Annotation: A computed fold for a 1512-nucleotide RNA from an uncultured marine bacterium, annotated as small-subunit ribosomal RNA. Its Rfam family is "Bacterial small subunit ribosomal RNA". Clan: SSU clan. The coordinates come from a structure-prediction model, not an experiment, and the mean pLDDT is 83. The sequence is in RNAcentral, with records from ENA and SILVA.

[in-house]
RNA sequence: AGAGUUUGAUCCUGGCUCAGAGCGAACAUUGGCGGCGCGUUUAACACAUGCAAGUCGAGCGGGAAAGCUACCUUCGGGUAGUAAGUAUAGCGGCGAACGGGUGAGUAAAGCGUGAGUGACCUGCCCUUAAGAGGGGGAUAGCCACGGGAAACUGUGGAUAAUCCCGCAUGAGGUAUUUAAUGUUAGAAAUUAGAUAUCAAAGAUUGAAUUUAUUCAAUCGCUGAAGGAUGGGCUCGCGUUCAAAUAGUUAGUUGGUGAGGUAAAGGCUUACCAAAACGAUGAUUGAUAGGGGAUGUGAGAGCAUGAUCCCCCACAUUGGGAUUGAGAUACGGCCCAAACUCCUACGGGAGGCAGCAGUGGAGAAUCUUGCACAAUGGGGGCAACCCUGAUGCAGCGACGCCGCGUGGAUGAGAAAGGCCUUACAGGUUGUAAAGUCCUUUUAUGCAGGAAGAACGAUCGAUUAACGAAUAGGUAAUGGAUGUGACGGUACUGCAUGAAUAAGUCACGGCUAACUCCGUGCCAGCAGCCGCGGUAAUACGGAGGUGGCGAAUGUUGCUCGGAAUCACUGGGCGUAGAGGGCACGCAGGCGGAUAUACAAGUCAAUAGUGAAAGUCAUAUGCCUAACGUAUGAAUUGCUAUUGAAACUGAAUAUCUAGAGUUUUGCAGAGGAUGACGGAACACCUGGAGUAGCGGUGAAAUGCGUAGAUAUCAGGUGGAACACCGACGGCGAAGGCAGUCAUCUGGGCAAAAACUGACGCUGAGGUGCGAAAGCUGGGGGAGCGAACAGGAUUAGAUACCCUGGUAGUCCCAGCUGUAAACGAUGAGUGCUAGAUAUAUGAGUGUUAGAGCUUAUGUGUCGCAGCUAACGCAUUAAGCACUCCGCCUGGGGAGUAUAAUCGCAAGGUUGAAACUCAAAGGAAUUGACGGGGGCCCGCACAAGCGGUGGAGCAUGUGGUUUAAUUCGAAGCAACGCGAAGAACCUUACCAGGGCUUGACAUGUUGGGAAGCUCUUAGAAAUAAGAGUGUGUUUCUUUUUAGGAGAGCCCAAACACAGGUGGUGCAUGGCUGUCGACAGCUCGUGUUGUGAGAUGUUGGGUUAAGUCCCGCAACGAGCGUAACCCUUUUUGUUAGUUGCCAGCAAGUAGUGUUGGGGACUCUAACGAGACUGCCUGCGUAAGCAGGAGGAAGGUGGGGACGACGUCAAGUCAUUAUGCCCCUUAUGUCCUGGGCUACACACGUGCUACAAUGGACACGGCAAAGGGCAGCGAAUCCGCAAGGUGAAGCGAAUCCCAUAAACGUGUUCGUAGUUCGGAUUGCAGUCUGCAACUCGACUGCAUGAAGUUGGAAUCGCUAGUAAUCGCGGAUCAGCAAUGCCGCGGUGAAUGAGUUCCCGGGCCUUGUACACACCGCCCGUCACACCACCUGAGUUGGUAUUACCCGAAGCGAUUGGCCUUUCGAGGAGGUCGUUAAGGUAAAACCGGCAAGGGGGGUGAAGUCGUAACAAGGUAGCCG
Repeated sequence: AGAGUUUGAUCCUGGCUCAGAGCGAACAUUGGCGGCGCGUUUAACACAUGCAAGUCGAGCGGGAAAGCUACCUUCGGGUAGUAAGUAUAGCGGCGAACGGGUGAGUAAAGCGUGAGUGACCUGCCCUUAAGAGGGGGAUAGCCACGGGAAACUGUGGAUAAUCCCGCAUGAGGUAUUUAAUGUUAGAAAUUAGAUAUCAAAGAUUGAAUUUAUUCAAUCGCUGAAGGAUGGGCUCGCGUUCAAAUAGUUAGUUGGUGAGGUAAAGGCUUACCAAAACGAUGAUUGAUAGGGGAUGUGAGAGCAUGAUCCCCCACAUUGGGAUUGAGAUACGGCCCAAACUCCUACGGGAGGCAGCAGUGGAGAAUCUUGCACAAUGGGGGCAACCCUGAUGCAGCGACGCCGCGUGGAUGAGAAAGGCCUUACAGGUUGUAAAGUCCUUUUAUGCAGGAAGAACGAUCGAUUAACGAAUAGGUAAUGGAUGUGACGGUACUGCAUGAAUAAGUCACGGCUAACUCCGUGCCAGCAGCCGCGGUAAUACGGAGGUGGCGAAUGUUGCUCGGAAUCACUGGGCGUAGAGGGCACGCAGGCGGAUAUACAAGUCAAUAGUGAAAGUCAUAUGCCUAACGUAUGAAUUGCUAUUGAAACUGAAUAUCUAGAGUUUUGCAGAGGAUGACGGAACACCUGGAGUAGCGGUGAAAUGCGUAGAUAUCAGGUGGAACACCGACGGCGAAGGCAGUCAUCUGGGCAAAAACUGACGCUGAGGUGCGAAAGCUGGGGGAGCGAACAGGAUUAGAUACCCUGGUAGUCCCAGCUGUAAACGAUGAGUGCUAGAUAUAUGAGUGUUAGAGCUUAUGUGUCGCAGCUAACGCAUUAAGCACUCCGCCUGGGGAGUAUAAUCGCAAGGUUGAAACUCAAAGGAAUUGACGGGGGCCCGCACAAGCGGUGGAGCAUGUGGUUUAAUUCGAAGCAACGCGAAGAACCUUACCAGGGCUUGACAUGUUGGGAAGCUCUUAGAAAUAAGAGUGUGUUUCUUUUUAGGAGAGCCCAAACACAGGUGGUGCAUGGCUGUCGACAGCUCGUGUUGUGAGAUGUUGGGUUAAGUCCCGCAACGAGCGUAACCCUUUUUGUUAGUUGCCAGCAAGUAGUGUUGGGGACUCUAACGAGACUGCCUGCGUAAGCAGGAGGAAGGUGGGGACGACGUCAAGUCAUUAUGCCCCUUAUGUCCUGGGCUACACACGUGCUACAAUGGACACGGCAAAGGGCAGCGAAUCCGCAAGGUGAAGCGAAUCCCAUAAACGUGUUCGUAGUUCGGAUUGCAGUCUGCAACUCGACUGCAUGAAGUUGGAAUCGCUAGUAAUCGCGGAUCAGCAAUGCCGCGGUGAAUGAGUUCCCGGGCCUUGUACACACCGCCCGUCACACCACCUGAGUUGGUAUUACCCGAAGCGAUUGGCCUUUCGAGGAGGUCGUUAAGGUAAAACCGGCAAGGGGGGUGAAGUCGUAACAAGGUAGCCG
């Protein structure tokens, strides 16, 4: 310090999420030790039990007991002494108001900070100077008698004090008062008097005399002055949220008098006045103890207020006083209420938010411990007592810090695990084992009275007091003794690596990867997201990374977040400028001078507690932790100073602003009058059958006379041309002409005023259209409505009608995409050009120039995310106002307010999503545009679709009908040949190392022939055969190996099983379309652009020109093959013109190379030439030429698209089967058949059929082959065998065609399906299921609906021939070959497909896209709701305890002053009733909203979205 996430990609806006730090935490897994801290955040819920505040006999009256000793005894005990003046109760004093707990209440009666108190108090403590004389009285304890269950209490009697009360004294205090001082005045205060009033208590020790006093010391006592400490009260400033809380308050605000208090004060009361607070937020509501500080952060801030410290408040809830220096009192009292307990039912007792502890609540928080040894507190002269404060220990990884779980060496890199594989590697891993060490920790034993300890007591010395050597007090050093923790810390010895590691993660963010399992399941997830058979994301394992006695999760806070922006944001289009103006408050404000000093700045002083943070030093071995010092505490207050700026004040100025004068332009506003065109209606004329309307129609009008036409009249609304990106107005808005009234603006030149200004929360006014109320008006148009069309529907678009309304008057409404989506004002910052209206100058009287104010366009700097803005800013600055903070929910709900209503204004939340959005880019798309191409259409020719058959597919059927291919681009496709085989399917029968490959062992040649059983596979048996080949050797024989067969066992074979969505390869398609890219440069923040666009041209991104581009590559073209012309060479098997020979005839023969042909090499065509056009490229025409503008045809298929096709050609990963999903055999099936579709064949006939005769090809194939001649058969075919491995022989007669005859328009002499019979051929075998032949039979069909296909020339159409596969054949298919041989077009409006440019886009899986609303279903939160039930504060009335205050006839006491019990009145808590308000809980029903892979209906929006869209 940033990162992930919106998109195909980009930049921006903007939210969500993560990485960091922290916690009084909790949960999960795990857990060795120690130190220091911390530990009910929830129920201020209820509490059993014990303890937490007592102490003083040196204040007082008193004064035991147990025990021990002695004596007595009636043996029960008693008395005396001691215990002991000890313990306890009582009176009295001090304390109990501290310490400890909690945070309910409290937004101020608090807290913090700084002041004030001339308005106050202060026990104990300190200092000072004084005093302490003399009397009186009561009462508890106690005794006696009572009441009561108890708690407790009554009556009578006796008694003491440091108890109570007078008297004296009065330094002095207090009150009143006199005089003076004092002050602007009045006070306060001071000084000097007068009068009145106000004190006291003793105790202990010692000494002395003397029994009652005195003296001394110490502790106490009294009044006074001062201090210290602690408080009370007051004031300034600061101190949460809500305006959807806007008005509040009657003791309320002030005054006078009185009362009250320690003290000012409406604190209280009587009277008087009517005020006081509030948009600088009163009142009300919600929440909350405040601070030092803590967490975080660079800081500013934000959040928090545990532990520790300060302050406040509270003590079951509410009220109240008493005592006291201090309380309105946690462990006191009284009353009321709720709750709990005891009870003899009459009445009593209680308050853990003290320490432990219990129950409860909760995710969650400890021991009913030890000790007063230390620190501190209370009492006491002291010893000492008390102290759940405190010090310690216990429990808890709750936090922080420290230590350990071993160290060194050790490679066969062990075994095991995991991964991989060419079977040998990698990794865990020096890790282990092993060897040598160490012993923190642990366990055992021992030491350890260490340190933590000062004080107290005792005696000593000194000092002051003292008559004193007594005495106590104070100081100094010495001796004695005191430890909860704890036999703890620490130390030593012994044993022995011994006793000690987990947890989370490993897709990216984010460090760390593989295998297996699972298969959108199970599950994960902080965000993005992962999982649908190869998951680094789920679960397990191995490995790795992080942290480590912990680790992770959850929750919360700050940070990142500049995501509320003071530091430090924005508002044209992303969220955001108010519809517009005027204007009160407020904010801001021109120039000069003077003086002031509030802001500002500086210095000084005080304060800012300690702790904490920070720095330094130091102590526990270190650290955490502790101690000390410093800095800091950014603040507040006071004093002094400075004067630039702001401010308040004074004086002046004219540049801002305004006034006056003279002009100018204008649909500025209001009122009235007038006008013509058009329209509709009415009247009349004339006239006849239609008019009107639409894409096309119909409704409608018209023979009762329309429309069209002429004349006249009536009516209402709007004002053509001028007219313009012209004008005016604040905006809304404003348009015929004239008149009246009236607002604003501008220009020129002078004069005047002298900052009078700008903005503007609230407020006020204006404010299109629609709408509302009342009254008019109503021609045209026209929501609603009606009808006609359209449509699947059409509550729409279109048409015919038509009511409100539109118009006027008076009022209301107050909103619009009220837009420049741009608030108002001021100043500054290049220009160019157009236009409106002035002024000046100038002129040829046209122009031009200058200047001002408007209105537009372009454009620099600058700005902007970009688009764009750019002197009319969205630039540079200042001032003021309004507004924004993710999308949806929602401008909704509720509330308030305005409105007659409709509705307007203000305006949320729950819940839900990870986006929503802006600009620009590249594509794709459009029922957008432009240009261009293609048998794309058009123009033609012939078909398909109808029939029969063939073939393929779907479907159905079946034991099986094997599998694949699916729009174009599956369907005569894989299949260039399914009777068996093929064959993958089915049924049945068999085999299991296998039909096939390699390896091991043993044996044997192999092979051949035959018999039996069986459907065959196979099984059993008989016979024949003893070899072949290689090496060695002693060549007879033997051994070893190879090949083949049999047997055995295991590694393995095998799979047309799955996945073409794991793949290679191959292929189809867009598409023979002209495109697709790169390097460098330039440009843009970037995706990208440029090049490749533009102007021409081309079949072509072909070429030319231009150009921030210059070049290049893959495609195009060309190179290749073939065909068309020709030359050269060559001349057999091909050819035969001439010469010669021969035949019935034939290149048959000699011979020939001329020709044809064959097949090798050449030539030829390049817009080369001419004319025209053009800058050029090129185009058009022409010549020549066999061929002319790529001559025809083929091969060749760019980057890519379709997860296109193929695992069944083959190859191949993974998965699956292994006596079977492998393999062998027989038979069956792939050939089924109601039906549907594709592709074909044959036809329907006379341009034909039949018969007869005649004539002309090319290209192929042939040895398990082609097979001639001959003969036989009607024919298929048979016989036969010549020739030929083929330019030689054979297949092999080409057919259409020509000539002639016949048929005569018919289901035919067309057509041939179907069926019967008889045959031929192939083949082990033609039943399922072959082809062919002959005879017989003779179906549908008479040119084919909607729709649709092919073809531009040797093409279509038509005719036959050959080949592959193949025993045969389903072939009418496919691939080739030649014969005959057209028509039409010269165009691009439309359909389809494609290319380029441009435009729009909410699409990017890319229009087969996206997407809206109702309805149905499920879930969720919310609003409303008949009602019902709680709470809060308030008001009125009723009732009214205790206490306090006032008063008091009678009663009691009396020291005669008065006091007490009781009564009455006032005030008041709680309670009751009623009212209205607010906040909650529950709720039938109602309402919309949100969410939810595959529901329904439509198609509103995005493209001109098919009616442009949107706002009111």